[in-house]
RNA sequence: GGGCCCGUAGCAUAGCUUGGUGGUGCGUCCGACUGAUAAUCGGGAGGUCCUGGAUUCAAAUUCCAGCGGGCCCA
Numbered sequence: 001g002g003g004c005c006c007g008u009a010g011c012a013u014a015g016c017u018u019g020g021u022g023g024u025g026c027g028u029c030c031g032a033c034u035g036a037u038a039a040u041c042g043g044g045a046g047g048u049c050c051u052g053g054a055u056u057c058a059a060a061u062u063c064c065a066g067c068g069g070g071c072c073c074a
Stems, first nucleotide, its partner, number of pairs: 001073007010026004020057001028044005050066005
C1' cells in the first nucleotide's frame, strides 16, 4: 500500500437480511423471602447504537467519508 470483517448499556451479546417502540444474560440499585447471608423471585435505573454527512415521512439498519480494532496479501 491492497482486500475482508467488526464497532449496540459497566462487561458479553441479539436486532441489520425485509428501515417503523433497542432487547437478553451477567453486573448494579430497591423490595420480597431468611435470625442473618447465599440462592431464588418481583421491580427500577443505565444507550448521542464509534464520528460526520447523505437518502427517506422515518435510519442501529441503506449509501459515502473518516476514526479505532482484528485477520489475510504484499